[in-house]
RNA sequence: GGAGUCGGCCAGGUUAUCGCGGUGCGCAGGCAUCGAGGAAAGUCCGGGCUCCAUAGGACAAGGUGCCAGGUAACUCCUGGGGGGCGUAAGCCUACGGAAAGUGCAGCAGAGAGUAGACCGCCUAAGCAAGCUUACGCUUGCCGGUAAGGGUGAAAGGGUGCGGUAAGAGCGCACCGCGCCGGUGGCAACAUUCGGUGGCAUGGUAAACCCCACCUGGAGCAAGACCAAAUAGGGGAACGAUGGCGUGGUCCGCGCUGUUCCCGGGUAGGUUGCUAGAGCAGCACGGCGACGUGCUGCCCAGAUGAAUGAUGACCCUCGACAGAACCCGGCUUAUGGCUGGCUCCCACC
Repeated sequence: GGAGUCGGCCAGGUUAUCGCGGUGCGCAGGCAUCGAGGAAAGUCCGGGCUCCAUAGGACAAGGUGCCAGGUAACUCCUGGGGGGCGUAAGCCUACGGAAAGUGCAGCAGAGAGUAGACCGCCUAAGCAAGCUUACGCUUGCCGGUAAGGGUGAAAGGGUGCGGUAAGAGCGCACCGCGCCGGUGGCAACAUUCGGUGGCAUGGUAAACCCCACCUGGAGCAAGACCAAAUAGGGGAACGAUGGCGUGGUCCGCGCUGUUCCCGGGUAGGUUGCUAGAGCAGCACGGCGACGUGCUGCCCAGAUGAAUGAUGACCCUCGACAGAACCCGGCUUAUGGCUGGCUCCCACC
């Protein structure tokens, strides 16, 4: 200098004027103070909270799936193990079960799962024919053979020696693999330790499935409270010789209860609502995630829904993006600054 890899930090600053939302003070004019994010986003997981409800068991459905730890909890995080990728730093990993069962596998290939004879190799044994005086030889049949070639992503351990008609874990040695034991580790697991088995039933379970564990549902438009007008509902008292209309009056005819109380519920309002698994600093424990203690701080809370506009100065000239009950994660979007580590090249 180049390439790569893993982290950390910031998110324009100061100010003036005018606005907007919250809070406090003030009779009032007004004054004081606070006012988006690292993702406020996607709404994908987990929890708090609320109501329905009692969800104990079984079935269904969905999820999770190496080990240990963290946490309120998690499918998240930390540390570790196994496997894979990379020269390395480092990264990825749903990573239980394939001798419970079922299914699936294009092309090629003889054969793809109870393996398989296309080429090749072998004719020891058996049968037949021919030749030969004979030993025997040749050919065919019946066969043997997974060592070699070829196909494939994958062909039932590898190398060598022995063995054989040719071959074959058929036998042996070494390597690999499985099992048992020992040792180390909390464990997953490891093992350069000892023994043992010729090695047996290929792959695929984010395919059905089996095993183990987890999950009741709906969500702040949850829910709680206050509560008009109008209409309707319930109750009590009074009235049936009532009231209103017609009519001069009576009869008649027509219409009709009056007053008070109660509860549900609509509009509307209040609450839930922001002091919390909170933030910052320090100390201690822990490899770490994290925990404990002390000190300090208050950091949006709207509901047609505020967080803006204009100007000045400065700088490295500013990306993605806007809260709506809250919190912990994950994922996605995005500008810049900076550090550690690895590899390569050049020079001293």
Notes:
This is a predicted structure of a 348-nucleotide RNA (Bacterial RNase P class A) from an uncultured Granulosicoccaceae bacterium. Rfam family: Bacterial RNase P class A. The family's RNA type in Rfam is ribozyme. The coordinates come from a structure-prediction model, not an experiment, and the mean pLDDT is 76. The sequence was found by an Rfam model in a public genome assembly. Of the family's consensus pairs, 95% are formed in the model.